[in-house]
RNA sequence: GCGCGUCAGCGGGGUCGGUGAAACUCCGAGCCGGCGGUGAGCGGCAUCAGCCGCGAGUCCGCGACCCGUCCGCAUCCAGCGGACGGUUGACCUGGUGGGAAUCCAGGACCGACGGUCAAAGUCCGGAUGGGAGCAGACGCAA
Numbered sequence: 001g002c003g004c005g006u007c008a009g010c011g012g013g014g015u016c017g018g019u020g021a022a023a024c025u026c027c028g029a030g031c032c033g034g035c036g037g038u039g040a041g042c043g044g045c046a047u048c049a050g051c052c053g054c055g056a057g058u059c060c061g062c063g064a065c066c067c068g069u070c071c072g073c074a075u076c077c078a079g080c081g082g083a084c085g086g087u088u089g090a091c092c093u094g095g096u097g098g099g100a101a102u103c104c105a106g107g108a109c110c111g112a113c114g115g116u117c118a119a120a121g122u123c124c125g126g127a128u129g130g131g132a133g134c135a136g137a138c139g140c141a142a
Base pairs, nucleotide, nucleotide: 003140004139005138006137007136009134010133015029016028017027018026030122031121032111033110034062035061036060037059041054042053043052044051045050057109058108066086067085068084069083070082071081072080073079091107092106093105094104095103113125114124115123
């Protein structure tokens, strides 16, 4: 170092205008992009070997929301927690090249549930929640 255990920490972004009695919901123009992986790229150190950092919303997988089954708690009801399962959005064209799902250029597209004087990725709410995971401390074992 790997493995197992305990503990505490961190862990989501985004608006102006118009119409109107009323809209951050419509119309016009903007803006935003969780986590791991992959990754002809970029940068730093070394310059022999190599090491480190960054690098995809639309590729692979995961999380959140929602649904179901079982178990536990609570029990008048409502509900809460755990395990397992299900569901779960969106990309093309051109360039370079030996090779492009990731680079470069252009044009597109996507975004849970509930609420609302009016239809929501962007406002409010469940949520001071959960969470993929990130980075640590300590212990056990070898």
Molecule: FMN riboswitch aptamer (RFN element)
Organism: Glycomyces amatae